Model confidence (mean pLDDT): 75 of 100. Predicted 3D model of a 98-nucleotide RNA (Glycine riboswitch aptamer) from Spongiactinospora gelatinilytica. The sequence was found by an Rfam model in a public genome assembly.
[in-house]
C1' cells in the first nucleotide's frame, strides 16, 4: 500500500391485500364532492415487533441463548403517492487473515 466480512451515506430496482360500509367534523356549495378523524366487517405479509429448528449452556431434563422472505398479525398496510424486507452499483469510514 492492497485488503474479505461489516458500518454510514447516495443512486437505481423492489411485492401483496378494500378507492368497503356507516358516523362525526372542516372546506366547498346544493350534489351528495374533497380532506381529516372514529366505529364495524373483510383482507395482506416485505418497515418494526413477537414465536422457534439445528446448535450452544447444563451430568441429563426443564429453564435460558438461539435465523429467515417461515409462523403470528400487536403495530403497520390494502387507487396513486409515500413507506418497503431484500438486491445491484458508487463515494467514504474502519479493517481480519494474508
Nucleotide at each position: 500500500a492492497c485488503g474479505a466480512u461489516c458500518c454510514c451515506g447516495g443512486c437505481g430496482g423492489g411485492a401483496g391485500a378494500g378507492c368497503g360500509u356507516c358516523c362525526u367534523g372542516g372546506c366547498a356549495g346544493c350534489c351528495g364532492g374533497c380532506c381529516a378523524g372514529g366505529a364495524c366487517c373483510c383482507c395482506u405479509g416485505a418497515a418494526g415487533g413477537a414465536g422457534c429448528a439445528a446448535g450452544c449452556c447444563c451430568u441429563c431434563c426443564c429453564c435460558g441463548c438461539g435465523a429467515a422472505c417461515c409462523u403470528c398479525u400487536c403495530a403497520a398496510g390494502g387507487c396513486a403517492a409515500a413507506g418497503g424486507a431484500c438486491c445491484g452499483c458508487c463515494c467514504g469510514g474502519g479493517g481480519c487473515a494474508g

Its Rfam family is "Glycine riboswitch aptamer". Gene Ontology term of the family: glycine biosynthetic process. The organism belongs to Spongiactinospora, within Bacteria.